The RNA shown here (transfer RNA) has 73 nucleotides and comes from Neoarthrinium moseri. Taxonomically the source falls in Neoarthrinium (Eukaryota, saccharomyceta, Sordariomycetes, Apiosporaceae).
RNA sequence: GGUAGCUUGGUGUAGUGGUUAUCACACCUGUCUCACACACAGGAGGUCGCCAGUUCGAUCCUGGCAGUUAUCA
Numbered sequence: 001g002g003u004a005g006c007u008u009g010g011u012g013u014a015g016u017g018g019u020u021a022u023c024a025c026a027c028c029u030g031u032c033u034c035a036c037a038c039a040c041a042g043g044a045g046g047u048c049g050c051c052a053g054u055u056c057g058a059u060c061c062u063g064g065c066a067g068u069u070a071u072c073a
Stems, first nucleotide, its partner, number of pairs: 001072007010025003018056001027043005049065005
C1' cells in the first nucleotide's frame, strides 16, 4: 500500500428501516445479616465511532474519515 471484518451504557453483547435500543456482569439503593457475602426487589447509566447522503422515517442502506483486527504484498 491492497482486500475483508468490526466500532452499540463502565465491560462484553442482542437488535439489520418504524414510538428517545436487549441481555449479562459491574455500580447504586432497599430487604435479609452482629457484619460481609449470597439471594430477592428496585434504580441510575447510551446523543448506537465522526461527518455527509438516500428515505415520510436510519443503530440498520450508501459514500468519506478515524480507530481496531485479520490477511496479501